Predicted 3D model of a 71-nucleotide RNA (transfer RNA) from an Acidimicrobiales bacterium. The organism belongs to Acidimicrobiales, within Bacteria. It matches the Rfam family "tRNA". Rfam's curators write: Transfer RNA (tRNA) molecules are approximately 80 nucleotides in length. The prediction has a mean pLDDT of 82.
RNA sequence: GCCCGGGUAGCUCAACGGCAGAGCGUCCGCCUUGUAAGCGGUUGAUAGGGGUUCAAUUCCCCUCCUGGGCU
Numbered sequence: 001g002c003c004c005g006g007g008u009a010g011c012u013c014a015a016c017g018g019c020a021g022a023g024c025g026u027c028c029g030c031c032u033u034g035u036a037a038g039c040g041g042u043u044g045a046u047a048g049g050g051g052u053u054c055a056a057u058u059c060c061c062c063u064c065c066u067g068g069g070c071u
Stems, first nucleotide, its partner, number of pairs: 001070007010024004018054001025043001027041004047063005
C1' cells in the first nucleotide's frame, strides 16, 4: 500500500429500513441479627461527518479507532 471483518449502556452481546433490547454491573428497596444468595424497581448507549429515504443502528460516501489476511 491492497483486501476482509468489527465499533450499540460500565462489561459481554442482540436488533426485516418503522418504539434501541437482554444478561451481568451501578444505585434504591424487600428479605436476613448481619453479610452473601434470592426478589422487585432504577440507571445508562448507536465512533465522527455528510448523503438517500416519509422514516437510518440498518443502505451509500469520507474520516477515525480496532482485529485478521496479502505483498

RNAcentral holds the sequence, with entries from ENA.